[in-house]
Context: one part of a larger RNA
Molecule: small-subunit ribosomal RNA, 5' domain
Organism: uncultured bacterium
RNA sequence: GAUUGAACGCUGGCGGCAUGCUUUACACAUGCAAGUCGAACGGCAGCGCGGGGCAACCUGGCGGCGAGUGGCGAACGGGUGAGUAAUAUAUCGGAACGUACCCAGAAGUGGGGGAUAACGUAGCGAAAGUUACGCUAAUACCGCAUACGAUCUACGGAUGAAAGUGGGGGAUCGCAAGACCUCAUGCUUUUGGAGCGGCCGAUAUCUGAUUAGCUAGUUGGGGGGGUAAAGGCCCACCAAGGCGACGAUCGGUAGCUGGUCUGAGAGGACGAUCAGCCACACUGGGACUGAGACACGGCCCAGACUCCUACGGGAGGCAGCAGUGGGGAAUUUUCCGCAAUGGGCGAAAGCCUGACGGAGCAAGACCGCGUGGGGGAAGAAGGCUCUUGGGUUGUAAACCCCUUUUCUCUGGGAAGAAAGUUGUGAAAGCAACCUGACGGUACCAGAGGAAUCAGCAUCGGCUAACUCCGUGCCAGCAGCCGCGGUAAGACGGAGGAUGCAAGCGUUAUCC
Numbered sequence: 001g002a003u004u005g006a007a008c009g010c011u012g013g014c015g016g017c018a019u020g021c022u023u024u025a026c027a028c029a030u031g032c033a034a035g036u037c038g039a040a041c042g043g044c045a046g047c048g049c050g051g052g053g054c055a056a057c058c059u060g061g062c063g064g065c066g067a068g069u070g071g072c073g074a075a076c077g078g079g080u081g082a083g084u085a086a087u088a089u090a091u092c093g094g095a096a097c098g099u100a101c102c103c104a105g106a107a108g109u110g111g112g113g114g115a116u117a118a119c120g121u122a123g124c125g126a127a128a129g130u131u132a133c134g135c136u137a138a139u140a141c142c143g144c145a146u147a148c149g150a151u152c153u154a155c156g157g158a159u160g161a162a163a164g165u166g167g168g169g170g171a172u173c174g175c176a177a178g179a180c181c182u183c184a185u186g187c188u189u190u191u192g193g194a195g196c197g198g199c200c201g202a203u204a205u206c207u208g209a210u211u212a213g214c215u216a217g218u219u220g221g222g223g224g225g226g227u228a229a230a231g232g233c234c235c236a237c238c239a240a241g242g243c244g245a246c247g248a249u250c251g252g253u254a255g256c257u258g259g260u261c262u263g264a265g266a267g268g269a270c271g272a273u274c275a276g277c278c279a280c281a282c283u284g285g286g287a288c289u290g291a292g293a294c295a296c297g298g299c300c301c302a303g304a305c306u307c308c309u310a311c312g313g314g315a316g317g318c319a320g321c322a323g324u325g326g327g328g329a330a331u332u333u334u335c336c337g338c339a340a341u342g343g344g345c346g347a348a349a350g351c352c353u354g355a356c357g358g359a360g361c362a363a364g365a366c367c368g369c370g371u372g373g374g375g376g377a378a379g380a381a382g383g384c385u386c387u388u389g390g391g392u393u394g395u396a397a398a399c400c401c402c403u404u405u406u407c408u409c410u411g412g413g414a415a416g417a418a419a420g421u422u423g424u425g426a427a428a429g430c431a432a433c434c435u436g437a438c439g440g441u442a443c444c445a446g447a448g449g450a451a452u453c454a455g456c457a458u459c460g461g462c463u464a465a466c467u468c469c470g471u472g473c474c475a476g477c478a479g480c481c482g483c484g485g486u487a488a489g490a491c492g493g494a495g496g497a498u499g500c501a502a503g504c505g506u507u508a509u510c511c
Stems, first nucleotide, its partner, number of pairs: 001511001004508001006507005013369004019362002021327001026325003030322003035072003040069002043065002047063003050059003079280003088205007097197003102193008110144001112142002119134006150159003164185006172179002206252003213243003218240004223235003255277004259270004282303005305316004333359001335358003341355001342353004372402004382393004407448006416438001420433005455500005460481003466495005476483002
């Protein structure tokens, strides 16, 4: 000199743009953060409409729909960096694998069955919850048939599927529902793809030798088990190997990278925000479901902690967004909205979304703008100083002439919105309608008036900037050298000056 997720002191006008618990992976009150589908199903708690009834009321007939069965999602998105020095990451390769949704191709979608929640009845419990009996549906569950592909094969053969739903409809059948036809969307088997994921190898990746030897599933084999898949991944048997001064093992520290800071570069330091990967979700362990988890807002066990209790027993997990306590030098609102982008579900309308889009707070960072411009010497007054002549503050002010960025008031007022839906059309397309949190914000125009806006540090040398007074080795200053003991340019105040400027200094930090 440059840097910062900074902090502290004094001061503080505006806008844009990003950023904001680096410490206790400490404990958490409260609210929200993952639902959706009635075009899978039985139904009808509640709301509205219709029908019946004199009324009480009855009725799923309709719009819809709480709870329930079922499907998809919940493995994404969001957070944190505790662990991890290699089961990680980066780069380059590899073979023995999986893949829901999506795309392309091929084949099929026939015929049956038994249950169960909801619901009803009866009970237990303080609660969380739970028991018995009875009824019912399905795209829930289970057989049978069929098998182009598929799997196994001793090549003869054997094994193995499925589900419907919605819209429309001329004839035919049917009392009707419907059958039937058609369109759409599902379902089953299979081939390939895309993207994604699992696995293996090579190279690179901090520090200590005051850590020198380490290793028995250890190293290899053929055999078996297990897995989606290779493999001591696991097991019995056999052999005795394997790693190591090119640093094994052990200890310390640490998430890794793209990158960031600095530097002419080489290099050094760092890894906040953003992006990729990994790991974790109160601590430890385990599996279940599923295409995918050994699962942050799922389950089980153990532990610590907190809460409820009728003492028998139960409930919980903010390293999601806000917020609280605590720790700390230190880090924000218990805000608005799904309008946009994206995600989940749905045929769609739509619903959900603390992702996200925005607003709020903070000079903590960066960038931009302003606090006026021109003229104005009797060099006014006042201050300071003085050799008493003056010098300086100083064109500074006053005063004159302007301007209006900012500011105040008034009027207007966005872009971000195209999808979508509807109509029409054979299609391409065309037309209409609807949707904005931010926000009456940005911006534009008009009116007014210099009006509303400057500080901080320093002035002995390094280092730009000097005098007076006070103090008297005191009080104090100080980055280094060093100042202060009676005229201190170094302490304190004043005047003046210098440097930066909505900031300026100090401290910390890295190059």